[in-house]
RNA sequence: GCCGACGUAGCUUAAUGGUAGAGCGCCACUCUCAUAAGGUGGGUCAGUGAAGGUUCGAAUCCUUCUGUCGGUA
Repeated sequence: GCCGACGUAGCUUAAUGGUAGAGCGCCACUCUCAUAAGGUGGGUCAGUGAAGGUUCGAAUCCUUCUGUCGGUA
């Protein structure tokens, strides 16, 4: 240089065009002599790498850019 995949919460991830969910974590309370584990609550935490396009509607489809990883010489 060329080819491919990926980028969503603090972390791991789901959502294949129609209200962005979950697990872990975190916070509060509970339980215990205490700690851990357990229990309850959180409408706690992301508008999806950036810009543009298509569409009534985009995390999702298209284009460009950007970052990471892999392949290739």
Transfer RNA from a Desulfobacteraceae bacterium, 73 nucleotides, folded computationally. Rfam family: tRNA. The family's RNA type in Rfam is transfer RNA. Rfam's curators write: Transfer RNA (tRNA) molecules are approximately 80 nucleotides in length. Rfam links the family to the GO term triplet codon-amino acid adaptor activity. The RNAcentral record of the sequence draws on ENA. The source organism's lineage runs through Bacteria, Pseudomonadati, Thermodesulfobacteriota, Desulfobacteria and Desulfobacteraceae. Its mean pLDDT, the model's own confidence on a scale to 100, is 81.